[in-house]
RNA sequence: UAGAGAAAAUGGCAAACUUAUCGAAAGGUAAGGACGCAAAACCACGGGUCUAAAGUAUUGAUUUUAAUGCGAUGAUAGCCGGGUUACCUCA
Numbered sequence: 001u002a003g004a005g006a007a008a009a010u011g012g013c014a015a016a017c018u019u020a021u022c023g024a025a026a027g028g029u030a031a032g033g034a035c036g037c038a039a040a041a042c043c044a045c046g047g048g049u050c051u052a053a054a055g056u057a058u059u060g061a062u063u064u065u066a067a068u069g070c071g072a073u074g075a076u077a078g079c080c081g082g083g084u085u086a087c088c089u090c091a
Base pairs, nucleotide, nucleotide: 003090004089005088012037013036017032018031019030020029021028022027035078041084042083043082045081046080047079048076049075050074055070056069057068058067059066060065
């Protein structure tokens, strides 16, 4: 330096759920909590998935509202691929 994670050590992260908070929502953040994780560290670049506010179309109502469709510029790195960096052990 590229490769592997059977056993071991030191440590690390933290799903569901609960509370608080931000957000239209998806979801994020903090605390508790552990289902799991050898990159469950970081990056929305490709694919997927989730949401649908602004906007827009139609319809109803009637004077500015409601329903439905479209709508990513929003979200997910703990969906997959890709990129970047890294602990221990083995070789």
Molecule: c-di-GMP-I riboswitch aptamer
Organism: Litchfieldia salsa